[in-house]
Predicted 3D model of a 74-nucleotide RNA (transfer RNA) from a bacterium. Rfam family: tRNA. The family's RNA type in Rfam is transfer RNA.
RNA sequence: GGCCCGGUAGCUCAACUGGAUAGAGCAGGAGUGUUCUAAACUCAAGGUUGAGGGUUCAAGUCCCCCCCGGGCCA
Numbered sequence: 001g002g003c004c005c006g007g008u009a010g011c012u013c014a015a016c017u018g019g020a021u022a023g024a025g026c027a028g029g030a031g032u033g034u035u036c037u038a039a040a041c042u043c044a045a046g047g048u049u050g051a052g053g054g055u056u057c058a059a060g061u062c063c064c065c066c067c068c069g070g071g072c073c074a
Stems, first nucleotide, its partner, number of pairs: 001073007010026004019057001029043004050066001052064003
């Protein structure tokens, strides 16, 4: 330098062929519970979907470009 895969919540990951308000588990918070703690259960919160631009009525998803991580080739 070329090609491929990936980047979504603090962490690990979903989200079908573009469709309605982007979800789950864990962690953290509040509560129930307990003599206290834990387990268990309930509730709430947490997101510029790596940055920018484009297409579209509508973009996590498609296109362009850049950044970061991994792999293959040279």